[in-house]
RNA sequence: CACCGAUAAUGGCAAACCUGCCGCGAGGCAGGGACGCAAAGCCGUGGAUCUCCGCCUAGGAGACAGCCAGGUUGCCGGA
Numbered sequence: 001c002a003c004c005g006a007u008a009a010u011g012g013c014a015a016a017c018c019u020g021c022c023g024c025g026a027g028g029c030a031g032g033g034a035c036g037c038a039a040a041g042c043c044g045u046g047g048a049u050c051u052c053c054g055c056c057u058a059g060g061a062g063a064c065a066g067c068c069a070g071g072u073u074g075c076c077g078g079a
Base pairs, nucleotide, nucleotide: 003078004077005076012037013036017032018031019030020029021028022027035066041072042071043070045069046068047067049063050062051061052060053059
């Protein structure tokens, strides 16, 4: 450095739900809360799913990183 995630160790993140706020909406932010996660760190690049506009029909805009793939950075250890 690559690969792997057994065994440990330091820790980390935070689903559903509840409260408040923002948004037409999907959803987002903050607090509480833990279902889980070895990248559940970051990136909307390709799909999937969802929302809005249009729907004459194509299409346009958005959401989602904890749906999959991909890119990129990283802790520990080495069965």
c-di-GMP-I riboswitch aptamer from Aeoliella straminimaris, 79 nucleotides, folded computationally. The prediction has a mean pLDDT of 89.